[in-house]
RNA sequence: CAGGUCGGUUGGAUGAUCGCAGUGCUGAUUCAGCAUUGAGGAAAGUCCGCACUCCACAGGGCAGGAUGCCGGGGAAACCCCGGCGCGGGGUAACCUGCGGGAAGGGCCACAGAAACAUACCGCCAUGAGAAUGGCAAGGGUGAAAUGGUGGUGUAAGAGACCACCGGUGACCGCAGCAAUGCGGCAGCCAGGCAACCCCCAUCCGGAGCAAGGCCAAGCAGGACCAAUCUCACUGAGAGGGUGCAGCCCGUACCCUGAGCGCGAGCUCGCAGGUCCGGGUAGGCUGCUGGAGCCGGUUGGAGACAUCCGGCCAAGAUAGAUGAUCAUCCAUGCGCGAGCCGUGGCUUCGGCCAUACCCUCCGCAGGACAAAAUGCGGCUUACAGACUGGCCUGGGUC
RNA sequence: GGGGAUGUAGCUUAGUUGGGAGAGCGCCGCCUUUGCACGGCGGAGGUCAGGGGUUCGAGUCCCCUCAUCUCCA
Numbered sequence: 001c002a003g004g005u006c007g008g009u010u011g012g013a014u015g016a017u018c019g020c021a022g023u024g025c026u027g028a029u030u031c032a033g034c035a036u037u038g039a040g041g042a043a044a045g046u047c048c049g050c051a052c053u054c055c056a057c058a059g060g061g062c063a064g065g066a067u068g069c070c071g072g073g074g075a076a077a078c079c080c081c082g083g084c085g086c087g088g089g090g091u092a093a094c095c096u097g098c099g100g101g102a103a104g105g106g107c108c109a110c111a112g113a114a115a116c117a118u119a120c121c122g123c124c125a126u127g128a129g130a131a132u133g134g135c136a137a138g139g140g141u142g143a144a145a146u147g148g149u150g151g152u153g154u155a156a157g158a159g160a161c162c163a164c165c166g167g168u169g170a171c172c173g174c175a176g177c178a179a180u181g182c183g184g185c186a187g188c189c190a191g192g193c194a195a196c197c198c199c200c201a202u203c204c205g206g207a208g209c210a211a212g213g214c215c216a217a218g219c220a221g222g223a224c225c226a227a228u229c230u231c232a233c234u235g236a237g238a239g240g241g242u243g244c245a246g247c248c249c250g251u252a253c254c255c256u257g258a259g260c261g262c263g264a265g266c267u268c269g270c271a272g273g274u275c276c277g278g279g280u281a282g283g284c285u286g287c288u289g290g291a292g293c294c295g296g297u298u299g300g301a302g303a304c305a306u307c308c309g310g311c312c313a314a315g316a317u318a319g320a321u322g323a324u325c326a327u328c329c330a331u332g333c334g335c336g337a338g339c340c341g342u343g344g345c346u347u348c349g350g351c352c353a354u355a356c357c358c359u360c361c362g363c364a365g366g367a368c369a370a371a372a373u374g375c376g377g378c379u380u381a382c383a384g385a386c387u388g389g390c391c392u393g394g395g396u397c
Numbered sequence: 398g399g400g401g402a403u404g405u406a407g408c409u410u411a412g413u414u415g416g417g418a419g420a421g422c423g424c425c426g427c428c429u430u431u432g433c434a435c436g437g438c439g440g441a442g443g444u445c446a447g448g449g450g451u452u453c454g455a456g457u458c459c460c461c462u463c464a465u466c467u468c469c470a
Stems, first nucleotide, its partner, number of pairs: 001393010012328007020038008040368001044379002047377005052208004056251001059249004064204005069083005085098005099199002104197002106193003120139002122135005147165006166189002168186002171184005212285004221276005228238004239255004256269005292311005298305002329366001331364004336360003341354005398469007407422004416453001424440005446462005
């Protein structure tokens, strides 16, 4: 210098005019005037987690769901930081996926003899042959076929045995908090899929601010459920109903009043629960000060935490945060100009041509996208600018 | 704003322990008819909404994105 890789910051500025919304003050009575404030790193997707609210906030079990190497951080998380092992991509920096296949079940199409238990061709022995027995080296099929190379051995062969290499281990030692690593030992070497069921560990109730509360306005109610028994009687027990959410146990709450009837019992009503239906589409609240932001100190490898100081920064409700103009800035384009340098010609005065940088001029010109209860993450979208670490290649000293 | 579901040929759709992408209507050609319709025979037509991953292999399993439909006070 070129290319790459991993981060961090930022993502137009100023002024004028007109306009919108919140708050405060003043006038005034629903409107004006003044002051002040007014989108983002993703406000997005709604993929996780939480706060908050309601469902009856004891609790337990089953079912169901989620997560999944180890250590740490964090309120929690399909989150973050650091580390380990294996697989894939890249020359590398680096990126990327991941619990367990020696508990059990299931699947592995076609091809192939056989897909996890076996022998088609083949090799060897016996035999005249048919056949019987032994073997798994070689061939063939396949995504995948019993670890590889060499030797010993044998009738032929084979981890059957040996050396080296690769893997595995529920074994031993050392290091590490641990995952794991290193060394030794053991022929242990008969597969893959858990983004199939499953196993193990940990965690998890449901719905969502259109939650929920108050006020105003308005309307039309209906159907169903159970209303029991005993006793030592203003309580208790049994039984039943509601029932924490799919199921069960358990806690809690309820089982009342009137009338008729000799009685069994019947009828009606209040409150409760379930379901169906009717009305409203207005206001206030929830609502924005919080796991808050900025700067610094200390601790830590880092995520992050402690302490100190400062700050208050949208709250609309069909949805405000905008429009126009001017100047400037990053950047791009120009068969625009200038300067410098270089080359050519030269009558040595100059003339012609021209890359990059720089200056001026003209034109263009700022992405993705916008709050709707709040917060922490992840993912996705994003023109350009600034900046740090690392890698590869080339050049110079 | 917040929940839920769906996406396969032009239209309507099937597709389950993951291995062949199918059906009906429509379209095209031929036959039949004087001609058309009906009928018969044959054929074309699919980025399985898009992208990535797991797997030997994905419409199907997992993740992200897009579009459409629907519910709520």
Two RNAs folded together computationally: RNase P RNA and transfer RNA, 470 nucleotides in total. It holds a member of the Rfam family "Bacterial RNase P class A". By type it is a ribozyme.